[in-house]
This is a predicted structure of a 355-nucleotide part of an RNA (large-subunit ribosomal RNA, domain IV) from a Desulfobaccales bacterium. The source organism's lineage runs through Bacteria, Pseudomonadati, Thermodesulfobacteriota, Desulfobaccia and Desulfobaccales. Model confidence (mean pLDDT): 88 of 100. It matches the Rfam family "Bacterial large subunit ribosomal RNA".

Context: one part of a larger RNA
RNA sequence: CCAUGGUUAAGGAACUCGGCAAAAUGCCCCCGUAACUUCGGGAGAAGGGGGGCCGGAUCCGUGAACCGCCUUGCGCGGGGAAGCGGUGAUGGCCGCAGAGACCAGGCCCAAGCGACUGUUUACUAAAAACACAGGUCCGUGCGAAGUUGUAAGACGAUGUAUACGGACUGACUCCUGCCCGGUGCUGGAAGGUUAAGAGGACCUGUUAGGUGGUAACACCGAAGCGGAGAAUUUAAGCCCCAGUAAACGGCGGUGGUAACUAUAACCAUCCUAAGGUAGCGAAAUUCCUUGUCGGGUAAGUUCCGACCUGCACGAAUGGAGUAACGACUUGGGCGCUGUCUCAACCGUGGACUCG
Numbered sequence: 001c002c003a004u005g006g007u008u009a010a011g012g013a014a015c016u017c018g019g020c021a022a023a024a025u026g027c028c029c030c031c032g033u034a035a036c037u038u039c040g041g042g043a044g045a046a047g048g049g050g051g052g053c054c055g056g057a058u059c060c061g062u063g064a065a066c067c068g069c070c071u072u073g074c075g076c077g078g079g080g081a082a083g084c085g086g087u088g089a090u091g092g093c094c095g096c097a098g099a100g101a102c103c104a105g106g107c108c109c110a111a112g113c114g115a116c117u118g119u120u121u122a123c124u125a126a127a128a129a130c131a132c133a134g135g136u137c138c139g140u141g142c143g144a145a146g147u148u149g150u151a152a153g154a155c156g157a158u159g160u161a162u163a164c165g166g167a168c169u170g171a172c173u174c175c176u177g178c179c180c181g182g183u184g185c186u187g188g189a190a191g192g193u194u195a196a197g198a199g200g201a202c203c204u205g206u207u208a209g210g211u212g213g214u215a216a217c218a219c220c221g222a223a224g225c226g227g228a229g230a231a232u233u234u235a236a237g238c239c240c241c242a243g244u245a246a247a248c249g250g251c252g253g254u255g256g257u258a259a260c261u262a263u264a265a266c267c268a269u270c271c272u273a274a275g276g277u278a279g280c281g282a283a284a285u286u287c288c289u290u291g292u293c294g295g296g297u298a299a300g301u302u303c304c305g306a307c308c309u310g311c312a313c314g315a316a317u318g319g320a321g322u323a324a325c326g327a328c329u330u331g332g333g334c335g336c337u338g339u340c341u342c343a344a345c346c347g348u349g350g351a352c353u354c355g
Base pairs, nucleotide, nucleotide: 001350002349003348004347005346006345007344008343010341011340014339019336027051028050029049030048031047036041038171052093053092054091055090059086060085061084062083066078067077068076069075070073094098106334107333108332109331110330111329112328113326114325118130119129134169135168136167137166138165139164140163146155147154148153172321173320174319175318177251178250179249182248183247184244185243186242187241188240191239192238193237197233198232203227204226205225206224209220210219211218212217252270253269254268255267256266279313280310291307292306293305294304295303
């Protein structure tokens, strides 16, 4: 010096990002226990007292003799000695110390988040993340939808809409506003557009033959075989018309106005599909910001309560509360301490030095 233990005057968190670590609490019996609450809890709340050994009053349980009764039974009722067991007032004894060692809850107040018990990154994250019971929507009528497989088939399910699959939300309480213009989904079929196919008008290649020509060749040209091909006909889809937001999503601006000032219930105007309702709000969300006021402290960028000027909350990407719960996060307090003021000494095992 490292690791791991022990003790410490006075102070007691002044340490530190933070009481991290340590200390403290700890068992049994008795007394006594608040707010709040979903009436179950909270609660071992909190906070107190007692605890060894010896004697032992009292009271209680059991309990023969004995007494009574009849239905004469291993009967019922009374009775209570000894013994045994319990309770243990009170007195005494010893020690620094009596749950004498080991083992063995620290507690309280307030806030955030998540209801809860659970689950998770095997080897840096246990959480506010996941799940959850509950809620809502969508699909599915059974050879179900859905999943898997090329298929046969299998699962779903030896189930049948109080079932099964999918999506979102996440106990409970009070609630869940407006917008269907865009995107999606569902429904509709009048019209527009729209494929292959059908259809073949018209045009065209080739040429038997014909006409002209001495010939070469030129022109016309049926059938057949080909090429190209208009009108017309034709589905879903798209356009279109509706519905639908616990579907994806969205939820304004400007100017003026009240008899101090300030503010604006009010008015005007522009735009929009509609302009954010209830509730909450400097918040796990607030940039400016250590906002302002109040509380707590001698002193508080954190914390709690308000205000509302919400850069950029807001209603199942749920809103606001909430008892209980949490190895969660934040602030405060009591107890306690070598965390610290400020360090010292002792033990054990190493490193290292000497031998």